Molecule: SAM riboswitch aptamer (S box leader)
Organism: Neobacillus niacini NBRC 15566
RNA sequence: AACUUAUCAAGAGAGGCUGAGGGACUGGUCCAAUGAAGCCCGGCAACCUGCUGUGUAAGGUGCUAAUUCCAGCAAAGUGGUGUCCAUUUUGGGAGAUAAGGC
Repeated sequence: AACUUAUCAAGAGAGGCUGAGGGACUGGUCCAAUGAAGCCCGGCAACCUGCUGUGUAAGGUGCUAAUUCCAGCAAAGUGGUGUCCAUUUUGGGAGAUAAGGC
């Protein structure tokens, strides 16, 4: 890396350092010197461990703009005369995280 299971509509700083990019990919579209990414501190959450018993938050991760920012494949519904377009829903794919697993 492949694989399995669960979750992805909630939650989380006018802090410090530093300085230009970032939101997985593609397209769109957003965020960014009224400072991106990164690091530190703070915070949220509760997957695993602990303690205990359905809670706590000590340890291991994780997370801390926007639904996983939206769409990316298929089916169905609705509207427009329409093999085309728009839109809604459902399923899937991809991705992320945790715990397994070789």